This is a predicted structure of a 91-nucleotide RNA (c-di-GMP-I riboswitch aptamer) from a Chloroflexota bacterium.
RNA sequence: CUCCGAUAAGGGCAAAUCCGCCGCAAGGUGGAGACGCAAAGCCACGGGUCCUCUCCCUCCCCGCCGGGGAUAGGACAGCCGGGCUGCCGGA
Numbered sequence: 001c002u003c004c005g006a007u008a009a010g011g012g013c014a015a016a017u018c019c020g021c022c023g024c025a026a027g028g029u030g031g032a033g034a035c036g037c038a039a040a041g042c043c044a045c046g047g048g049u050c051c052u053c054u055c056c057c058u059c060c061c062c063g064c065c066g067g068g069g070a071u072a073g074g075a076c077a078g079c080c081g082g083g084c085u086g087c088c089g090g091a
Stems, first nucleotide, its partner, number of pairs: 002091004012037002017032006035078001041084003045081003048076005054070005
């Protein structure tokens, strides 16, 4: 430096759910809680998903609702890829 996580030690993170707060929402955050995680540490760069505003199409006599799409602004790093960094052990 590269690859690997079978074993060991010390540790780390924390899904769902519940409560408080923030946000129109997706969601975030603190606490409780552990489904899992060897990058479940960091970055929205590509794809994806979700939310919000506006507009268009569809349905309809019209509108609302429902379904589909476009622009813009957001969210998710625990969806996939990519980038940066990194503990222990092994080869």